Predicted 3D model of a 72-nucleotide RNA (transfer RNA) from a Patescibacteria group bacterium. Model confidence (mean pLDDT): 80 of 100.
[in-house]
RNA sequence: GCCCCCGUAGUUAAAUGGAUAUAACGGUUCCGUCCUAAGGAGUUGUUGUCAGUUCGAUUCUGGCCGGGGGCA
Numbered sequence: 001g002c003c004c005c006c007g008u009a010g011u012u013a014a015a016u017g018g019a020u021a022u023a024a025c026g027g028u029u030c031c032g033u034c035c036u037a038a039g040g041a042g043u044u045g046u047u048g049u050c051a052g053u054u055c056g057a058u059u060c061u062g063g064c065c066g067g068g069g070g071c072a
Stems, first nucleotide, its partner, number of pairs: 001071007010025004018055001026044006048064005
C1' cells in the first nucleotide's frame, strides 16, 4: 500500500428495516443477619462518528476514527 472482518450499557452478547433497543453479570438502594455472606425486591446505564437512502435505520450505502486478520 491492497483486500477481508468487527465496533450496541462498566463487561459479555441478542435484536438484521417497524413502534417503549433485550438479557446476564456488574453498580446502587432496601429487606435479610449480632456482623458478613447466601437469598429476595427495586433501581441504574448502551447503538464509534459524520453524511446519505427511507414514512421509518442498531439494521442498508459512503467517508472518517478505532480494533483484528490476510497478501506484499

Record summary
Its Rfam family is "tRNA". The source organism's lineage runs through Bacteria and Bacteria candidate phyla. The RNAcentral record of the sequence draws on ENA.